[in-house]
RNA sequence: GGGGAUGGAGUUCCCCUCAAUCGCCAUCAGGCUAAUGACACCUA
Numbered sequence: 001g002g003g004g005a006u007g008g009a010g011u012u013c014c015c016c017u018c019a020a021u022c023g024c025c026a027u028c029a030g031g032c033u034a035a036u037g038a039c040a041c042c043u044a
Stems, first nucleotide, its partner, number of pairs: 001016004007042002010039003023032003
């Protein structure tokens, strides 16, 4: 400095240094849950 499956800002934890991360089922046509890693607030 960046990241933690959908937005905003705060706190905290963990991970990564080009990686971390990028949900699940499947007949591949489609279907389902969730705005957090966790806490609480706002918006849909």